The RNA shown here (transfer RNA) has 74 nucleotides and comes from Gracilariopsis chorda. It matches the Rfam family "tRNA". Gene Ontology term of the family: triplet codon-amino acid adaptor activity. It is recorded under the gene name trnR. The prediction has a mean pLDDT of 80.
[in-house]
RNA sequence: GGCUCUGUGGCCAAAUUGGAUAAGGCAUCGGUCUACGGAUCCGGAGAUUGCAGGUUCAAGUCCUGCCAGAGUCG
Numbered sequence: 001g002g003c004u005c006u007g008u009g010g011c012c013a014a015a016u017u018g019g020a021u022a023a024g025g026c027a028u029c030g031g032u033c034u035a036c037g038g039a040u041c042c043g044g045a046g047a048u049u050g051c052a053g054g055u056u057c058a059a060g061u062c063c064u065g066c067c068a069g070a071g072u073c074g
Base pairs, nucleotide, nucleotide: 001073002072003071004070005069006068007067010026011025012024019057028044029043030042031041050066051065052064053063054062
């Protein structure tokens, strides 16, 4: 350098053919419980889906370029 794959809250991760408010778990915060803590249970906050454009009534999803990582070929 060519090709393939991946990139979504602090971490992991779903969204199947483009279609309802981007699901869920861990962690975190408040409460419950306890002598205290942990566990349990209840509740809250946290994402402009790597960046920039494009297509579309509608994009996490499709197209283009770029960035980062992994694999592979030379």